[in-house]
A computed fold for a 73-nucleotide RNA from an Elusimicrobiota bacterium, annotated as transfer RNA.
The sequence is in RNAcentral, with records from ENA.
The source organism's lineage runs through Bacteria, Pseudomonadati and Elusimicrobiota.
Its Rfam family is "tRNA".
RNA sequence: GGGGAUGUAGCUCAAUCGGAAGAGCACCUGACUGUCGAUCAGGAGGUAGCGGGAUCAUAGCCCGUCAUCCCCG
Numbered sequence: 001g002g003g004g005a006u007g008u009a010g011c012u013c014a015a016u017c018g019g020a021a022g023a024g025c026a027c028c029u030g031a032c033u034g035u036c037g038a039u040c041a042g043g044a045g046g047u048a049g050c051g052g053g054a055u056c057a058u059a060g061c062c063c064g065u066c067a068u069c070c071c072c073g
Base pairs, nucleotide, nucleotide: 001072002071003070004069005068006067007066010025011024012023013022019056027043028042029041030040031039049065050064051063052062053061
């Protein structure tokens, strides 16, 4: 330099066909407990790497760009 994969909550990851975002763990509050933990109930947390485009509508499509990983040279 060329090609490919991945990028979604603090972490690990889902979301079949484009109809608008969820789970587990962690965190917060309460119940329980002599205390902590465990368990149970509830809650908060997202510009979807970044920028643009197509579309009535995008996490998913198109273009550019950045980061990580793999292959080729």